Molecule: transfer RNA
Organism: Lachnospiraceae bacterium
RNA sequence: GUCGAUGUAAUACAGAGGUCAGUAUGCCGCGUUGCCAACGCGGAAACACGGGUUCGAAUCCCGUUAUCGGCU
Numbered sequence: 001g002u003c004g005a006u007g008u009a010a011u012a013c014a015g016a017g018g019u020c021a022g023u024a025u026g027c028c029g030c031g032u033u034g035c036c037a038a039c040g041c042g043g044a045a046a047c048a049c050g051g052g053u054u055c056g057a058a059u060c061c062c063g064u065u066a067u068c069g070g071c072u
Stems, first nucleotide, its partner, number of pairs: 001071007010025004018055001027043005048064005
């Protein structure tokens, strides 16, 4: 240089055009306990960025960017 893959919460992942974007761990609060842990209940927190298509985009298309890989 070129081709491809991936980017969703602090971390690991799910979601394949629609109704609140979910799960686990972690974090915060409450309960329970003499204290901690465990357990139960509740809570905060995310679609890499910019455009386009569509009534509607995390999802489809284009570009940019970061990481990883193949080829040269």